[in-house]
Molecule: small-subunit ribosomal RNA
Organism: uncultured prokaryote
RNA sequence: AGGGUUUGAUCCUGGCUCAGAACGAACGUUGGCGGCGUGGAUGAGGCAUGCAAGUCGAACGAAUGUCAGUUUGUAGUAAUACAAGCUGGCGGAAGUGGCGAGAGGGGCAGUAAUGCGUGGGUAACCUACCUUGGGGACCGGGAUAGCCAUCCUAACGGAUGGGUAAUACCGGGCGAUGUGGCGAGGCCGCCUGGCCUGGCCAUGAGAUGAAUUUCGCCUCGAGACGGGCUCAUGCGGUAUUAGCUGGUUGGUGGGGUAACGGCCUACCAAGGCUUAGAUGCCUAGCUGGUGUGAGAGCACGACCAGCGCCACUGGCACUGAGACACUGGCCAGACUCCUACGGGAGGCUGCAGUCGAGAAUCUUCCGCAAUGGGCGCAAGCCUGACGGAGCGACGCCGCGUGGACGAUGAAGGCCCUCGGGUUGUAAAGUCCUGUCGAGGGGGAGGAAAGCCGUAAGGUUUGACCUAUCCCUGGAGGAAGCACGGGCUAAGUUCGUGCCAGCAGCCGCGGUAAGACGAACCGUGCGAACGUUGUUCGGAUUCACUGGGCUUAAAGGGCGCGUAGGCGGCUUGCCAAGUCAGGGGUGAAAUCUUCCAGCUCAACUGGAAAAGUGCCUUUGAAACUGGCAGGCUUGAGGGAGGUAGGGGCACGCGGAACUUCCGGUGGAGCGGUGAAAUGUGUUGAUAUCGGAAGGAACGCCGGUGGCAAAGCGGCGUGCUGGACCUCUUCUGACGCUGAGGCGCGAAAGCCAGGGGAGCGAACGGGAUUAGAUACCCGGUAGUCCUGGCCCUAAACGAUGGGUACUGGGUAGAGGACUGGACAUGGGUUCCCUGCCGGAGCAAAAGUGUUAAGUACCCCGCCUGGGGAUAUGGUCGCAAGGCUGAAACUCAAAGGAAUUGACGGGGGCUCACACAAGCGGUGGAGCAUGUGGCUUAAUUCGAGGCUACGCGAAGAACCUUAUCCUGGGCUUGACAUGUGCGAAAGCGCUAGGGAGUAGUCCGCGGAAACGUUGGACCAACGGUAUCCAGUCCGGAACCUAGUACAGGUGCUGCAUGGCUGUCGUCAGCUCGUGUCGUGAGAUGUUGGGUUAAGUCCCGUAACGAGCGAAACCCUUGUCCGUAGUUGCCAGCGAGUCAUGUCGGGGACUCUACGGAGACUGCCGGUGUUAAACCGGAGGAAGGUGGGGAUGACGUCAAGUCCUCAUGGCCUUUAUGUCCAGGGCUGCACACGUGCUACAAUGGCGCGCACAAAGGGAAGCAAACCCGCGAGGGCAAGCAAAUCCCAAAAAACGCGUCUCAGUUCGGAUCGCAGGCUGCAACUCGCCUGCGUGAAGUUGGAAUCGCUAGUAAUCGCAGGUCAGCUACACUGCGGUGAAUGUGUUCCUGAGCCUUGUACACACCGCCCGUCAAGCCACAAAAGUGGGGGGCGUCCGAAGUCGCCGAGCUAACCUCCGGGAGGCAGGCGCCGAAGACGAACCUCCUGAUUGGGACUAAGUCGUAACAAGGUAACCC
Repeated sequence: AGGGUUUGAUCCUGGCUCAGAACGAACGUUGGCGGCGUGGAUGAGGCAUGCAAGUCGAACGAAUGUCAGUUUGUAGUAAUACAAGCUGGCGGAAGUGGCGAGAGGGGCAGUAAUGCGUGGGUAACCUACCUUGGGGACCGGGAUAGCCAUCCUAACGGAUGGGUAAUACCGGGCGAUGUGGCGAGGCCGCCUGGCCUGGCCAUGAGAUGAAUUUCGCCUCGAGACGGGCUCAUGCGGUAUUAGCUGGUUGGUGGGGUAACGGCCUACCAAGGCUUAGAUGCCUAGCUGGUGUGAGAGCACGACCAGCGCCACUGGCACUGAGACACUGGCCAGACUCCUACGGGAGGCUGCAGUCGAGAAUCUUCCGCAAUGGGCGCAAGCCUGACGGAGCGACGCCGCGUGGACGAUGAAGGCCCUCGGGUUGUAAAGUCCUGUCGAGGGGGAGGAAAGCCGUAAGGUUUGACCUAUCCCUGGAGGAAGCACGGGCUAAGUUCGUGCCAGCAGCCGCGGUAAGACGAACCGUGCGAACGUUGUUCGGAUUCACUGGGCUUAAAGGGCGCGUAGGCGGCUUGCCAAGUCAGGGGUGAAAUCUUCCAGCUCAACUGGAAAAGUGCCUUUGAAACUGGCAGGCUUGAGGGAGGUAGGGGCACGCGGAACUUCCGGUGGAGCGGUGAAAUGUGUUGAUAUCGGAAGGAACGCCGGUGGCAAAGCGGCGUGCUGGACCUCUUCUGACGCUGAGGCGCGAAAGCCAGGGGAGCGAACGGGAUUAGAUACCCGGUAGUCCUGGCCCUAAACGAUGGGUACUGGGUAGAGGACUGGACAUGGGUUCCCUGCCGGAGCAAAAGUGUUAAGUACCCCGCCUGGGGAUAUGGUCGCAAGGCUGAAACUCAAAGGAAUUGACGGGGGCUCACACAAGCGGUGGAGCAUGUGGCUUAAUUCGAGGCUACGCGAAGAACCUUAUCCUGGGCUUGACAUGUGCGAAAGCGCUAGGGAGUAGUCCGCGGAAACGUUGGACCAACGGUAUCCAGUCCGGAACCUAGUACAGGUGCUGCAUGGCUGUCGUCAGCUCGUGUCGUGAGAUGUUGGGUUAAGUCCCGUAACGAGCGAAACCCUUGUCCGUAGUUGCCAGCGAGUCAUGUCGGGGACUCUACGGAGACUGCCGGUGUUAAACCGGAGGAAGGUGGGGAUGACGUCAAGUCCUCAUGGCCUUUAUGUCCAGGGCUGCACACGUGCUACAAUGGCGCGCACAAAGGGAAGCAAACCCGCGAGGGCAAGCAAAUCCCAAAAAACGCGUCUCAGUUCGGAUCGCAGGCUGCAACUCGCCUGCGUGAAGUUGGAAUCGCUAGUAAUCGCAGGUCAGCUACACUGCGGUGAAUGUGUUCCUGAGCCUUGUACACACCGCCCGUCAAGCCACAAAAGUGGGGGGCGUCCGAAGUCGCCGAGCUAACCUCCGGGAGGCAGGCGCCGAAGACGAACCUCCUGAUUGGGACUAAGUCGUAACAAGGUAACCC
């Protein structure tokens, strides 16, 4: 600090997403130790059990107990024991009394202010215990609990009587400085007032102890601590909550309080709060701080600390210094428990613990040793505060799981190109170390107080933790988790095959997955690692720092104007803002810095800094503000002029149209792409005359005015604004403008008119698959008046105002100007356009009319979809304004770029069309394909670019995973670890001389099988000779292994080859330049060409692949050479023939050269390129033809030519054999052949080629046959011989227009040839037969010259041939066009685009299916806060108080006072009622989102085929 993701690519906008840090976390896998922290976030849900607040006997009486003494009784001789009583000590349950229990501890429900933070005030207050100072404490009295007795009750508890004490309670006396009341004087302040000094009245206090003790008590003052009240300011969301309020706001009197106050009450007044957000609703304890962040901020408020609030829920008071009281009381309610059914008891949001719910949060531990608290004189007691321990990797921090050496780089694993690589010094092994843990043993410290004592001194106290040290032992007990496509560090193999699965985003997976699963390896972190959730960050993506609004989301439709915000020049004063200095505060902890303590760190301690704030004080006066004064430039007024479709009302006008009337006229009119409906002989249309009506205003016309909407004949009246000039007046009067008010096209609505034309809806006629686009008619409407509606793509998609910042040009309106004239020029003000500089902008663009530079004010935006719903409000309605969410997507967008495309445009080309000639499509046949059939009809090719194609030869063979059947299994075919330099020989085992092999036989259709018979080998060694016999190996056989084999699959894994666009003229590069960039330029433009061919121009200059040329062939000439070719001249010969001698002249052959280059002339053109015409020439502008095919496109074709990855198969998908099939036939299509005839058929005669082939061949001549052919056979490896006859043509004859003397299909018979074999299934011949067919519908093909057409010839394949095919060759030999409107295709430029898999594109809506969320809905159910009425507990207060009554008074009768009780106001819960808000649910309804391949159409994107879009 950024990255990924929209596109073919680019820039931008914009969202989504990732990397970081954090957490009271949870989950998964794993888990050695320690330190310090931390741990019920959910149901403020319910709770068993134990503990969490007591203490004081030095306040009081006293029981049981105990000790001592003593008295009496009983037992005993007695000691003594027991019992009872008394006195004293100890101790002290329960009780009275005092203090405490309002602290500490827990929780965050409520609370948006009765709260919290910060800073003030209290002249309106209180404060137990504590400190300090002054003063004081006299005399009495009556009760009561406990206790005793009796009684009620299940219990809890209670009643009556008797009697007792106090630091409990009461009375009196003395008494003041305090307090209250009534007076007086002085001083001061902050409005009521405060302070000081006097006068009168009222008002106080005991226990202990041996003690002159100690602790208390009363009163006054002060302090400290702690509070009460109050003020200012700050502290959430929502306006789809806009009005709220009756004690409400204020006053007076009274009450109440510690104290001010409507705090309460009676009366009076009618106020108070609120857009600076009242009231309502939702949410929430607040702060110090915590997390994050560069900061500003944003989010949070666990632990710790401060404050507040709560204590089962609601209400209430009592006591007290303090409470309306967590472990006090009363009442009501819910819940739980006990019960004898009559009644009672209870409150863990204290510490543990339990249930429940939950993803989830601990021990029913130890101790008061420390710190702190309560009580006590103290000892001490109490203390789940606290100190500790336990559990949890929940967090942070630290340590360890070993170290060094160790390469045949072991084994194993994985990969492999088989060479090796890697795991990896890793292990093993050798030598060491001893942390942590384990076992054992020592052990400082946390402890100082306290107590005893005059003092010195003495003495006591550890729950828990142990630092640390020593010993033992031995590498021994201690490593995982996630990830490895990009972001993001780290890859290979196998498995899987859009399956299983992954995924934070983009996206992986459909047979070669670095993305799934596994393995190996690697990367990251490490006692942890990942995942999930949440917060901040990145996100400048709510922008204060620090964003925007022409087109990406975003300027209100426009104006007037309220509040508010902002505001010209100048002088003086003030000091609110502002600035400077001082003071106070901003708790501690935290953070930061420094230092220090635990071995380090976490942690902890100390100091400093910080705490950006608030308050106060002193000062300054520039700026903002306030007050006072002045000014004129902003603004406005005045005077004089000017222009204008500015507005409103009234009147008038002509043209056109329609209707009506009349005339002329006589068949159609009208309408369309073409028609029809319609209209017309009852006279239309057309035309003339007349009348009526309504609406709109041609030309001018360019612009101008206007806030927008909008406004156009002429005239009149009324009226708004603008501009110019004068510089006369006012003196900042200004700008903007939330709400508000007004205006606001068209359509629409209400009422009343009007209605010519036009014209939704609707009717009819066409078109179409359907038709709503077109036509004929036509209602509302369009027009007027009045009233609504209030929306538009209401657009410059650009809010208003002010100032500043280069120019050019055009137009409208005014003013000024010269010696005279002005239609001209110049100066100046204002307005309306265009072009453009800087700047700005993502770019397009904008550019003094800013989208530049600045300031002020308003409106608006924050990804796309959902969009609208709901509520409110306005409206007669239609509907408008305001305006969400769930859910869903990884984009949706803007501008520009390159392509592609267009039923866009321009230019150009091509047998593309046109002009011609001949065909196809009709017939028969051939052939290929589809389909059908079949046991099989093998496979491939599929628009052009498959279909006489692979196949240049399917009877067997070919031939194939074709079919049926039968065989073989290391195989039909190849290789073999070693030797050798190489060639070459070459696997292992067995057999290996009657072996291999051959022949015959047998089975079989054959392949093949065979332990049948016969014949019969080769090499080396050995043996005295002889080797078939012995040995050895080889061939060979048998068996085995690794393998062979596959026309099996994948042409979408590939190479190679090929087709096509297309022989079209294109396709690119280097450097430079332009652009942020993709890219552009060059390659565009003007000419020209067949051509990106060439020229010119030019921010381009050059270059490459293509085009052209080079190559082959053909056309002319020349040279050279003449055999097998040729034969002019000479000679010879023959019936005849270059036959022979010769010849090189010619033809020809085959080698070399020449020739053609727009070179020459004229014209056109830019002086160019080039074009047109001409000359010469065999040939003229590329002479004709061929070969040659740029970058690329079609996942085009081919795994069946070949090669090849992967997969599959291995007694079969291999291989061999026989037979069949590939030839099958209702049919459809393609390509051809032959025809339909007289430009012909037939017969006879007769002429002229080229290019080829020939030895398993071509075959002459001769003979036979009608013929196919046969026989015999010369010649020829071929310029020599043969195939070989060329045919059309030409000449003569015949046929005479017919299904024929055309046509030859089909069929029959008889033959020939090839071949092992012609049945399926060959070709040919002869004779006979003689079908369709008389020129071919829609449609469609080829061809521009030696071409089409027509005629034959040859060849390859091949035994033969279904060849009419294919490839070549020559013969004869035209017509037409000189154009580019159209069809098809192509090239260049340009334009639009929502396409980029690129129009065979994209894409919309209904319907159908599934699923999800939402809204509505008769309703149903729950919750909430108010309101009204009723009832009314406890309780305070008030009144009554006939009942009861100790203290005081008394004249003894009673009284005062008090209590019970009653009544009243208020009053919680409850009941009822009418509304409101909110949540859940609801038959059904509605639309919406989403979902590889459903239906119907084709709306949009190109002129999207009717331009699109808004209301």